[in-house]
The prediction has a mean pLDDT of 82. Predicted 3D model of a 74-nucleotide RNA (transfer RNA) from a Bacilli bacterium. Its Rfam family is "tRNA". Rfam classes the family as a transfer RNA. Gene Ontology term of the family: triplet codon-amino acid adaptor activity.
RNA sequence: CGGGACAUAGCACAGCUUGGUAGUGCGCUUGGUUCGGGACCAAGAGGUCGUGGGUUCGAAUCCCACUGUUCCGA
Numbered sequence: 001c002g003g004g005a006c007a008u009a010g011c012a013c014a015g016c017u018u019g020g021u022a023g024u025g026c027g028c029u030u031g032g033u034u035c036g037g038g039a040c041c042a043a044g045a046g047g048u049c050g051u052g053g054g055u056u057c058g059a060a061u062c063c064c065a066c067u068g069u070u071c072c073g074a
Stems, first nucleotide, its partner, number of pairs: 001073007010026004020057001028044005050066005
């Protein structure tokens, strides 16, 4: 320099193909259970979906550019 993959909650990831309320597990908070803790059960908080722009009634999802990580080639 050329090409590909990835970026979503504190962590690990799904959802993208087929645009229509942002989810799961672990962790965290509260309550129950217990003498207490763990385990278990119930409830809850936590997200400008990497950044900017475009298309659309509507974008995590489609299009473009950029940034970061990573792989392959030169």